The RNA shown here (TPP riboswitch aptamer (THI element)) has 103 nucleotides and comes from Desulfacinum hydrothermale. Taxonomically the source falls in Desulfacinum (Bacteria, Pseudomonadati, Syntrophobacteria, Syntrophobacteraceae). The same sequence occurs in records of 2 taxa. Of the family's consensus pairs, 100% are formed in the model. The sequence is in RNAcentral, with records from Rfam and Ribocentre.
RNA sequence: GCGAUCGCCAGGGGGCGUCCUUUCCCAGGGGAAAGGGCUGAGAAGUUACCCCUCGAACCUGAUCCAGGUCAUGCUGGCGGAGGGAUUGGCGAGCGGAUGGCGA
Numbered sequence: 001g002c003g004a005u006c007g008c009c010a011g012g013g014g015g016c017g018u019c020c021u022u023u024c025c026c027a028g029g030g031g032a033a034a035g036g037g038c039u040g041a042g043a044a045g046u047u048a049c050c051c052c053u054c055g056a057a058c059c060u061g062a063u064c065c066a067g068g069u070c071a072u073g074c075u076g077g078c079g080g081a082g083g084g085a086u087u088g089g090c091g092a093g094c095g096g097a098u099g100g101c102g103a
Stems, first nucleotide, its partner, number of pairs: 001094002005092006011052004017038010058083003064077004
C1' cells in the first nucleotide's frame, strides 16, 4: 500500500417448502401439535444458518415452461431479466518500494 482470501466483533438484509403417521380443533374442507421421510447452508426459536452493492442471500415475473418425483423451487430453463440489505472496525494474510544491519 492492497483488500485477493480468511477469521473475529458490531451493524443491516433474508428464508418456515413438500410427503407420511398419530392426536386434537373448527366444520366437510381445512387448521394446529408431535414424530418420521425428501431437498438444502438453513425447512427454523434464532445467541442458529445464509447474504450485505465486486450484491444469484432473498423477492418479483410465477397459479410460468421442460424434465423428474409419493410429493415439493426437486433439477434445469426463465436469467447477469427486474428489484434487493448505503458496511464499519480489528487481526491474519498478500504485494511493492525505500532505508538500515550482517554475510